Two RNAs folded together computationally: RNase P RNA and transfer RNA, 470 nucleotides in total. The coordinates come from a structure-prediction model, not an experiment, and the mean pLDDT is 75.
RNA sequence: GGAGGAUGCCUGGCGGCCGCCGUCGGUUUAACGAUCGAUGGAGGAAAGUCCGGACACCGCAGGGCAGGGAGGUCGUUAACGACGACCGGGGGCGACCCCAGGGACAGGGCCACAGAAAACGAGACCGCCAGUUCGGCGCAAGCCGCAAUGGCAAGGGUGAAAUGGCGUGGUAAGAGCACACCAGAGCGCCGGGCGACCGGCGCUGCUCGGCAACCCCCUCCCGGUGCAAGGCCAAAUAGGCUCCGCUUCAAGGAUUGCCCGUCUUUGUCUCCGGCAACGGAGCAACGGAGCGGGUUGGCCGCUCAAGCGCCGCGGCAACGCGGCGCUCAGAUGAAUGGCCGCCGUCCCCGUAAAACGGGACAACAGAAUCCGGCUUACUGGCAGCCUCCAGCG
RNA sequence: GUGGGUGUAGCUCAACAGGUUAGAGCACUGGGUUGUGGCCCCAGAGGCUGUGGGUUCGAGUCCCAUCACUCACCCCA
Numbered sequence: 001g002g003a004g005g006a007u008g009c010c011u012g013g014c015g016g017c018c019g020c021c022g023u024c025g026g027u028u029u030a031a032c033g034a035u036c037g038a039u040g041g042a043g044g045a046a047a048g049u050c051c052g053g054a055c056a057c058c059g060c061a062g063g064g065c066a067g068g069g070a071g072g073u074c075g076u077u078a079a080c081g082a083c084g085a086c087c088g089g090g091g092g093c094g095a096c097c098c099c100a101g102g103g104a105c106a107g108g109g110c111c112a113c114a115g116a117a118a119a120c121g122a123g124a125c126c127g128c129c130a131g132u133u134c135g136g137c138g139c140a141a142g143c144c145g146c147a148a149u150g151g152c153a154a155g156g157g158u159g160a161a162a163u164g165g166c167g168u169g170g171u172a173a174g175a176g177c178a179c180a181c182c183a184g185a186g187c188g189c190c191g192g193g194c195g196a197c198c199g200g201c202g203c204u205g206c207u208c209g210g211c212a213a214c215c216c217c218c219u220c221c222c223g224g225u226g227c228a229a230g231g232c233c234a235a236a237u238a239g240g241c242u243c244c245g246c247u248u249c250a251a252g253g254a255u256u257g258c259c260c261g262u263c264u265u266u267g268u269c270u271c272c273g274g275c276a277a278c279g280g281a282g283c284a285a286c287g288g289a290g291c292g293g294g295u296u297g298g299c300c301g302c303u304c305a306a307g308c309g310c311c312g313c314g315g316c317a318a319c320g321c322g323g324c325g326c327u328c329a330g331a332u333g334a335a336u337g338g339c340c341g342c343c344g345u346c347c348c349c350g351u352a353a354a355a356c357g358g359g360a361c362a363a364c365a366g367a368a369u370c371c372g373g374c375u376u377a378c379u380g381g382c383a384g385c386c387u388c389c390a391g392c393g
Numbered sequence: 394g395u396g397g398g399u400g401u402a403g404c405u406c407a408a409c410a411g412g413u414u415a416g417a418g419c420a421c422u423g424g425g426u427u428g429u430g431g432c433c434c435c436a437g438a439g440g441c442u443g444u445g446g447g448u449u450c451g452a453g454u455c456c457c458a459u460c461a462c463u464c465a466c467c468c469c470a
Base pairs, nucleotide, nucleotide: 001389002388003387004386005385007383008382009381010380012343013342014341015340016339017338018337020041021040022039023038024037025036026035027034028033043364047375048374050373051372052371053370054369055226056225057224058223062260063259064258065257067222068221069220070219071218072086073085074084075083076082087101088099089098090097091096102217103216107215108214109211110210111209125156126155127152128151129150130149133147134145135144136143137142164182165181167179168178169177183207184206185204186203187202188201189200190199191198192197230300231299232298233297240291241290242289243288244287245286250266251265252264253263254262255261269282270281271280272279273278292469293468294467307326308325309324310323311322312321313320314319344361345360347359348358349357350356394466395465396464397463398462399461400460403419404418405417406416412450421437422436423435424434425433443459444458445457446456447455
């Protein structure tokens, strides 16, 4: 100098003028309000709403089934599917990056087309081999064919995938059939690590397909609804109508989809048939659906919080602990804006260059109960670190 | 704001627990029939299944991300 890798951070600064939304204080007003001054006022993603919590309500949350989710290990955390470190696998010369990374001898299912065969401890399409039979030739010995029978997984071919690789022996031909080496699996022992796992030795020829982002099994987690939660005040209308669910020692309803359990409403009602047991219909209450009608208001919840900044200590780190300091939007059709000047930054034009002059300051986007993450969108820039290549000393 | 749902030809819909080259009706184009047009008959064109990744031998289908569209919500209750 070039090419990369990874981490953290910023998203113009100052001043003036005019506005907008809050808060506090003064003056004034009976009050509403008006006015003056001070002060706060978008983001790294406020976004998507994909996870996790806080908080609030739900006839209190208990058990079982169903359902949903997580999935290497250890840790961090309020919690998590987030984060950190490590392990295993894969990629890169490397810094480093990626992995939904439990189980396929618990069971079921699927593997199209092609292929002989797609999962069983397999499979003869081409092929190799044997010789009894058969056919042909030959006087015969025998040779040929490989039709029938049997043996064979070496070679070819199909496919995403075909039962380990290679060599020697062996054989009619072959084959882990036997042996040596290599790769893998299982079992046992030893050593290291909290653990995932790693290393070593020995034995067994054991070589036994893939898909669980198909069902499923194993371990762990999860009550539901979301600030339009929920509470209060005020106003309006029709505490209206229709339909559905339902009964006597229980019935209806609520609760998480179901069951148990729990809670709640009704309280031995009315009518019809019947001697009665009982059967049928219904009122009330409760719940649901629809029709119809009304409003388009205010206050609380609402922002001091798992908060932010600096320093120290512990930890490889995520993070934790301690001390000091700070208060930092709460709007509700929804404020946070506009203009000017200076500085700064970058690029373009004029110039050979500098100085100078002119131009630009962007992109993605905009709080709506609040936090912790993830993901996605995106402009320009800063800081220190690491790797590879080339050159010079 | 919160919670659901849906994206396949121009339009309306299919596609069996993932299987070869995604079908059908209407619409469109050409030809035939007719004196002409319609109806009718024959033939044809038109799709990377909203987009981008992943799992798998293989994705319209399964998973993740993203984009677009759409529905519900207050009171009488």